[in-house]
RNA sequence: UAACCAUCCAGAGCGACUGAGAGACUUGGCUCGUUGACGUCGCAGCAACCACCCGCACGGGCAGGUGCUAACGCCAAGAGUCGAUGGAGU
Numbered sequence: 001u002a003a004c005c006a007u008c009c010a011g012a013g014c015g016a017c018u019g020a021g022a023g024a025c026u027u028g029g030c031u032c033g034u035u036g037a038c039g040u041c042g043c044a045g046c047a048a049c050c051a052c053c054c055g056c057a058c059g060g061g062c063a064g065g066u067g068c069u070a071a072c073g074c075c076a077a078g079a080g081u082c083g084a085u086g087g088a089g090u
Base pairs, nucleotide, nucleotide: 001089004087005086006085007084008083013043014042015041016040017039021032022031023030025078026077027076028075029074044069045068046067049065050064052061053060054059073082
């Protein structure tokens, strides 16, 4: 990052700092939040997309690179088909 592929009702939280909003966007709800949310950092954990190992394959192992750890991507509708993550690609 234009186009492409896969997944998105499973799973997994504590501490420190900060200080007012947050849950992607629009509308409407609902929820979280000064008993400190969101965010950042540290540690811990979850999962297993890629890598690696066994294997023809299915499958299994591991945890190196990512990702994730309120509620189904919080819910409904929307978008000339949105967003996130990974792979692949330029």